[in-house]
This is a predicted structure of a 342-nucleotide part of an RNA (large-subunit ribosomal RNA, domain IV) from Candidatus Solibacter sp. It matches the Rfam family "Bacterial large subunit ribosomal RNA". The full RNA is in RNAcentral, with records from ENA.
Context: one part of a larger RNA
RNA sequence: GUGUAGUUAAGGAACUCGGCAAAAUUCCUCCGUAACUUCGGGAGAAGGAGGGCCCCCUGGGGUGAAAGACACACGUCUGGAGCUCCGGAGGGCCGCAGAGAAAAGGCCCAACCGACUGUUUACUAAAAACACAGGUCUCUGCUAAAGCGAAAGCUGAUGUAUAGGGGCUGACGCCUGCCCGGUGCCGGAAGGUUAAGGAGCGAUGUUCACGCAUCAAACUGAAGCCCCGGUGAACGGCGGCCGUAACUAUAACGGUCCUAAGGUAGCGAAAUUCCUUGUCGGGUAAGUUCCGACCCGCACGAAUGGCGUAACGAGUUGGGCGCUGUCUCGACUACACACUCG
Numbered sequence: 001g002u003g004u005a006g007u008u009a010a011g012g013a014a015c016u017c018g019g020c021a022a023a024a025u026u027c028c029u030c031c032g033u034a035a036c037u038u039c040g041g042g043a044g045a046a047g048g049a050g051g052g053c054c055c056c057c058u059g060g061g062g063u064g065a066a067a068g069a070c071a072c073a074c075g076u077c078u079g080g081a082g083c084u085c086c087g088g089a090g091g092g093c094c095g096c097a098g099a100g101a102a103a104a105g106g107c108c109c110a111a112c113c114g115a116c117u118g119u120u121u122a123c124u125a126a127a128a129a130c131a132c133a134g135g136u137c138u139c140u141g142c143u144a145a146a147g148c149g150a151a152a153g154c155u156g157a158u159g160u161a162u163a164g165g166g167g168c169u170g171a172c173g174c175c176u177g178c179c180c181g182g183u184g185c186c187g188g189a190a191g192g193u194u195a196a197g198g199a200g201c202g203a204u205g206u207u208c209a210c211g212c213a214u215c216a217a218a219c220u221g222a223a224g225c226c227c228c229g230g231u232g233a234a235c236g237g238c239g240g241c242c243g244u245a246a247c248u249a250u251a252a253c254g255g256u257c258c259u260a261a262g263g264u265a266g267c268g269a270a271a272u273u274c275c276u277u278g279u280c281g282g283g284u285a286a287g288u289u290c291c292g293a294c295c296c297g298c299a300c301g302a303a304u305g306g307c308g309u310a311a312c313g314a315g316u317u318g319g320g321c322g323c324u325g326u327c328u329c330g331a332c333u334a335c336a337c338a339c340u341c342g
Base pairs, nucleotide, nucleotide: 001337002336003335004334005333006332007331008330010328011327014326019323027051028050029049030048031047036041038171052093053092054091055090057088058087059086060085061084062083063082067078068077069076070075094098106321107320108319109318110317111316112315113313114312118130119129134169135168136167137166138165139164140163146155147154148153172308173307174306175305177238178237179236182235183234184231185230186229187228188227191226192225193224197220198219202215203214204213205212206211239257240256241255242254243253266300267297278294279293280292281291282290
């Protein structure tokens, strides 16, 4: 000097990105226990008290001796000693300390995300990611759809629409607005276009000719596309400028342009806010974080779900109590190692 343990005056997070690490709490019995809540919970909430040994008294449970009674053969009944288990009251004793060692929850408040238990990057990520019950759309009438397979065949399923496949969403509560112009999907016995095939006007080659061969116009000819409709819990989208109220400011109101339609409810400097440490309030002596508001949303928004939400979380963030060598600021002890000497 390093590592691993242990102790530490006064202070007690001043450390630090951050209480990381450590300390503290820890068991049993009793008392007591808030908001909120889906009435189950929250809850071991929180916060307190007691705990050893001896003596005496005493309640209850188990077993059931002696003795006695009846029978007098087995036995039955009464009886309660002793042993043992769980307690209760009173008195006393010792220590710093009685769950005397060891094992053995720290707690609270608030916000975000995800409902929850689960699952995951074997070897840097356990999460807010995945899954999930629940919701919804869509396909599928059974030789089902879908999938594997040149096929046979198999799964689906020894199932049958309360079933099976696929997509999206993700408990629960309140809800889920407008746009079908584009793309997709669905429907549409008309019309347009449209291949092979059919048809064959006509033409060409050859021939004296008949013929043979080739090319080939009308006309006919499916799906598809065009076209006409529908459809958003289908892919998706959800405006601009100017003016206006008797202080000012603002604009319920008006004008105009464009669009398929111009963002409804709810939320909002947010896991989303650039300007930005926005502004105001709270918390602190002091707060780029945090909480509550405001709304000027650069660039929230309704199943790529919106907003809430009890419970839950080795999740993220802010605050507080307790506690401490994290720190002020170090020190000491033990063991091991390094190092020095022998």